[in-house]
Predicted 3D model of a 1373-nucleotide RNA (small-subunit ribosomal RNA) from an uncultured bacterium. The sequence is in RNAcentral, with records from ENA and Greengenes. Its mean pLDDT, the model's own confidence on a scale to 100, is 84.
RNA sequence: AGAGUUUGAUCCUGGCUCAGGAUGAACGCUGGCGGCGUGCUUAACACAUUCAAGUCGAACGGAGAACGGGGAGCUUGCUCCCCGGGAUCAGUGGCGGACGGGUGAGUAACGCGUGAGCAACCUGCCUGUGUGUGGGGGAUAACACCCGGAAACGGGUGCUAAUACCGCAUAACGCAACGGAGCCGCAUGACUUUGUUGCCAAAGAUAUAUUGCGCACAGAUGGGCUCGCGUCUGAUUAGAUAGUUGGUGGGGUAACGGCUCACCAAGUCGACGAUCAGUAGCCGGACUGAGAGGUUGAACGGCCACAUUGGAACUGAGAUACGGUCCAGACUCCUACGGGAGGCAGCAGUGGGGAAUAUUGGGCAAUGGGGGAAACCCUGACCCAGCAACGCCGCGUGAAGGAAGAAGGCCUUCGGGUUGUAAACUUCUUUUACCAGGGGCGAAACAAAUGACGGUACCUGGAGAAAAAGCAACGGCUAACUACGUGCCAGCAGCCGCGGUAAUACGUAGGUUGCGAGCGUUGUCCGGAUUUACUGGGUGUAAAGGGCGUGUAGGCGGAGAUGCAAGUUGGGAGUGGAAUCCAUGGGCUCAACCCAUGAACUGCUUCCAAAACUGUAUCCCUUGAGUAUCGGAGAGGCAAGCGGAAUUCCUAGUGUAGCGGUGAAAUGCGUAGAUAUUGGGAGGAACACCAGUGGCGAAGGCGGCCUGCUGGACAUUAACUGACGCUGAGGAGCGAAAGCGUGGGGAGCAAACAGGAUUAGAUACCCUGGUAGUCCACGCCGUAAACGAUGGAUACUAGGUGUGGGAGGUAUUGACCCCUUCCGUGCCGCAGUUAACACAUUAAGUAUCCCACCUGGGGAGUACGACCGCAAGGUUGAAACUCAAAGGAAUUGACGGGGGCCCGCACAAGCAGUGGAGUAUGUGGUUUAAUUCGACGCAACGCGAAGAACCUUACCAAGUCUUGACAUCCCUUGACGAUGCUGGAAACAGUAUUUCUCUUCGGAGCAAGGAGACAGGUGGUGCAUGGUUGUCGUCAGCUCGUGUCGUGAGAUGUUGGGUUAAGUCCCGCAACGAGCGCAACCCUUAUGGUCAGUUACUACGCAAGAGGACUCUGGCCAGACUGCCGUUGACAAAACGGAGGAAGGUGGGGAUGACGUCAAAUCAUCAUGCCCUUUAUGACUUGGGCUACACACGUACUACAAUGGCGUUAAACAAAGAGAAGCAAGACCGCGAGGUGGAGCAAAACUCAGAAACAACGUCCCAGUUCGGACUGCAGGCUGCAACUCGCCUGCACGAAGUCGGAAUUGCUAGUAAUCGUGGAUCAGCAUGCCACGGUGAAUACGUUCCUCGGGCCUUGUACUCACCGCCCGUCA
Repeated sequence: AGAGUUUGAUCCUGGCUCAGGAUGAACGCUGGCGGCGUGCUUAACACAUUCAAGUCGAACGGAGAACGGGGAGCUUGCUCCCCGGGAUCAGUGGCGGACGGGUGAGUAACGCGUGAGCAACCUGCCUGUGUGUGGGGGAUAACACCCGGAAACGGGUGCUAAUACCGCAUAACGCAACGGAGCCGCAUGACUUUGUUGCCAAAGAUAUAUUGCGCACAGAUGGGCUCGCGUCUGAUUAGAUAGUUGGUGGGGUAACGGCUCACCAAGUCGACGAUCAGUAGCCGGACUGAGAGGUUGAACGGCCACAUUGGAACUGAGAUACGGUCCAGACUCCUACGGGAGGCAGCAGUGGGGAAUAUUGGGCAAUGGGGGAAACCCUGACCCAGCAACGCCGCGUGAAGGAAGAAGGCCUUCGGGUUGUAAACUUCUUUUACCAGGGGCGAAACAAAUGACGGUACCUGGAGAAAAAGCAACGGCUAACUACGUGCCAGCAGCCGCGGUAAUACGUAGGUUGCGAGCGUUGUCCGGAUUUACUGGGUGUAAAGGGCGUGUAGGCGGAGAUGCAAGUUGGGAGUGGAAUCCAUGGGCUCAACCCAUGAACUGCUUCCAAAACUGUAUCCCUUGAGUAUCGGAGAGGCAAGCGGAAUUCCUAGUGUAGCGGUGAAAUGCGUAGAUAUUGGGAGGAACACCAGUGGCGAAGGCGGCCUGCUGGACAUUAACUGACGCUGAGGAGCGAAAGCGUGGGGAGCAAACAGGAUUAGAUACCCUGGUAGUCCACGCCGUAAACGAUGGAUACUAGGUGUGGGAGGUAUUGACCCCUUCCGUGCCGCAGUUAACACAUUAAGUAUCCCACCUGGGGAGUACGACCGCAAGGUUGAAACUCAAAGGAAUUGACGGGGGCCCGCACAAGCAGUGGAGUAUGUGGUUUAAUUCGACGCAACGCGAAGAACCUUACCAAGUCUUGACAUCCCUUGACGAUGCUGGAAACAGUAUUUCUCUUCGGAGCAAGGAGACAGGUGGUGCAUGGUUGUCGUCAGCUCGUGUCGUGAGAUGUUGGGUUAAGUCCCGCAACGAGCGCAACCCUUAUGGUCAGUUACUACGCAAGAGGACUCUGGCCAGACUGCCGUUGACAAAACGGAGGAAGGUGGGGAUGACGUCAAAUCAUCAUGCCCUUUAUGACUUGGGCUACACACGUACUACAAUGGCGUUAAACAAAGAGAAGCAAGACCGCGAGGUGGAGCAAAACUCAGAAACAACGUCCCAGUUCGGACUGCAGGCUGCAACUCGCCUGCACGAAGUCGGAAUUGCUAGUAAUCGUGGAUCAGCAUGCCACGGUGAAUACGUUCCUCGGGCCUUGUACUCACCGCCCGUCA
């Protein structure tokens, strides 16, 4: 000293939370010793029992033990008597029980603190001074006797003493009354002195000494009373008070006083908070804090109050008395029922309450107190001990060496790491605890004696590492990390937040960190919190400026001079108790603790001084303020009158079928004559143009014209007053609209209401009507986003440019223009301010003064109360509870049924389809023993699968195996295999025959058997992953470095003007450059050249041969670059047109896919973490299934026909491919599929291989057909161990639906769509799928307005950022 938490990120505002310290504490776990402290915070609840206040015989009468002396009797050791003696004792009497000890209920008060005062007072014991102590009297308890009562206790009669009680004498420096003089004080008055008169005392005891008693004065101590100042919360408590305030006079008190009483007066207190209500003992101090402050009042010390509750007095120096009295109440106890006794908030202790707080201990040895002459007695005050880690402080639980880095634990990448020099082991020490011996100070007076603590502290010796460590935490804040278990469960949590199968956050373990005889938790207080801001905050938008002016109290206030000294400043004095805190020194071994000294106690009182500032008093000034003169401006206000346009209505005319209204309509009006139009009339309300970020007003607000009355501002002049000023709590006033009351008025408009539409509904928006109201007068209401969301006043602080009202100057005058100046009203802008936005001489800048208001969000401007109002309602204005945020400004994105620009088969213009039929195929669903699994909008669904009869195969049933079908290691053996036979569905099992190989001789290979490590898994998790892929999208974007701007997130660059297919290029620009993308480079295709070429080609009839022209093939070049011309454009980039050219503006096509998005897809291609399984979720086999079938969807094929079908004809023209377990020619057989057979060909050579649409001719004649071909029957072919479930093909026969397809929807811009056929991969066989190839070969595009989809750039709004499939409101559960 700060930190966490609002956001995607940022800055700010703002709350919540944490880290620190403290505690009379409590709880959890744990616990060795000692010292010093502390210990009912709750029930001022109730208390059994003991103890806590007695003492004095030197005050008194009496009783009288031990003991001593004498005498008598005789029984000679006993009894009795007398004298002495005086322990002890009830009673009378004295002093003390008012101290000490406890508690904090009450008390908001002169109770407490602090400082003063008493001229208004008292004071036992103590000290000092002076003086006195003479002489009498009458009682009474005890005691004796009697009586009453259960008891407590009481009564009667009789006797007696005193330092008990009462007179008398004496008496002043005493008291009182009346006088005189002096002196002091602010004053009431005091003091000194003096005169006269009156009044008041006493007690003795002991007997060497002493001591007591009375009076008076003084001191000391202790008290009493009064006053200044300070002392909690609430105004949702605003008025309180009759002994109340004062006076006079009695009474009372130690004393003043309404303290009390009688009479008189009507005062007294209060927004500077009376009264009332709530809470509370106050302080020195304690805790915290940098301080200012805040909180607190246990222990120690001072004061107060109380003693079961309430009341009252007595005694006394002192009480209205804790362990005294009386009365009343409640409670408890005793009782013979008549009546009595009691008071732990003293020390222990008990019950109860409570989270919670100790022993019915020892001693008067010390300190202190009471009594006594003293010895001494009493003392639960006190000194000690006991209990409690309750707190603070100190010590210990060992030290050194010791690596095989032991074992064990934990983790592991299996190598190791860590626990860890830690342990073991070796050497050493003995604090504390334990045992034994010795043994204090505290003890002072006074020679002696005297110690509860205590045989304690301390000292010495002894044995032995011996007897002694835990608690919390480990996600961030906050020091410290891993494993396992759990699986939004159990749980954690101070805040943020963890936990839904890899949790450093739960539980456990290992390790680590922190503190340590303690450690955590909980409660409370301060701090951090500048989060109530005096020090030290704010109010345009975050919470917060009153709606506005006027003005009371209050606060603040211009220039000069002089005085005073209240504030202020300086110095002195008194006080600020002790303890505490701080500093220094000292004592317990140290420390805590204790002792001493100093400083401090920031305060109060008082004296002296100063006079700058504030104040105050007086004088004076003019600049603040006001008055006056003159001038112009204005929707300023009030009242009365007048005017025209328009709407509506009435009336009359013309005139005829509609009008009106809307997005479109309808309700409505109109043939009873509307709308339209013309003339006349009525009535109400509002004042077009002018009109302007123009004017006026305090605000609300004010708009036709004229008149009257009236308020304010401004400018000019500088005559007058002379600070008269500013602000303003309360108060009183003004105050839009709506609303209310009474009475008018009512044209238009128009809540409510009615109807018509719209709509899923439409209590709305739109339309037709329409009442309050709007208008006037009077009276209420008193609120608005009453806003500039910005209180008022004054001063100062760059400018620029408009506009409204004045004044002045220049010029000869006038009208302009220009310049200066004052007041108002706007915009831009510097400094400065601000969280930013913004404000910026009209401040949100710099300062001063005054008022109002704010202190997290919600609850709530609600409830209750009070006041106001006719009501509606207004003003004032909480709490419980709940959340960790709510909020401001700005930033990046995303989004918008916001805007601008642009692109794309996106729309439009076209062509062909899908959706209807049948079939094929995939999916869903259903079914099943199983119908294996995955893929689900675009971007799953002829997808993985480029081909499920077995295999594949992962699924199901049945039968089998368990180191295993597959891999590595070890041991033993030498076989294994093949063939035949038997069983079986097969796997497999049994049996017969046969019987290892190589070698460098070490062994190796292969196989079987065995043991265990392990294998295996298409089991789970694509939300743990790698890799791969899809998609936006071949869209034009995505970023970086440096610089600059911004507090920052970020911005700039990348925006702007043009242009492009393009962030393509040009220009401009606080940017300058660069990267990934675009383009180009690559492949292919279109033209040409050149070179080369066999199997290609050929000008030869064929072949051979030859050729290097043509076709073709393969290399290498050329070509296209807006290069040229013109126009446009900014002299640019570029666009348009043209020439040339095979090709023209990226020529066509392909490959190529930026940063990223979708937890997109895939654990079943592969790889892989973790989990699961191990005689099974692994492996083998047979059979079945993946091919099921009411149905729904996607994708295709074939069609519905005449642009066609069928047949015939001679038959025309391709490209690209494939081929050895292969393609297969010619030939022959078969109607055909195909078969026999086999030339040729590893292919520019041979084969597949016939291209088809097309063309020509014929037929069909619009029909369910000579269309269409599904389905089915029969007969065959091919592949293959095997075509039943479940293949393909052929022939003959059968001949279904279907006649161009609803809503909706798809593809395509040129060699494209459409149409026609061909080939290939997979493959034994099996495409209507997929991939590739060529043939024929169109239509249309005005254009970007709109709909809709997707995308790019700029801008705007946003409460979204998981980003509109968002957020969020209400109701219900």